[in-house]
RNA sequence: GGCGGGGUAGCCAAGUGGUAAGGCAGUGGACUGCAAAUCCACCAUUCACGGGUUCGAUUCCCGUCCCCGCCU
Numbered sequence: 001g002g003c004g005g006g007g008u009a010g011c012c013a014a015g016u017g018g019u020a021a022g023g024c025a026g027u028g029g030a031c032u033g034c035a036a037a038u039c040c041a042c043c044a045u046u047c048a049c050g051g052g053u054u055c056g057a058u059u060c061c062c063g064u065c066c067c068c069g070c071c072u
Base pairs, nucleotide, nucleotide: 001071002070003069004068005067006066007065010024011023012022018055026042027041028040029039030038048064049063050062051061052060
């Protein structure tokens, strides 16, 4: 340098046009003599960044940055 895959919450991770599931962690509450466990609630409106298409973009297109793999 070329090709492919990936970047979503503190961490892991689903979602591939119609306003983002789940788990762990965290916070508040219930329960308990105190805890642990369990249960309930909350927790992303810059989905890496910029632009474009669209009534509408995490999703499609272009560019940039970063990570992984292959080729040279």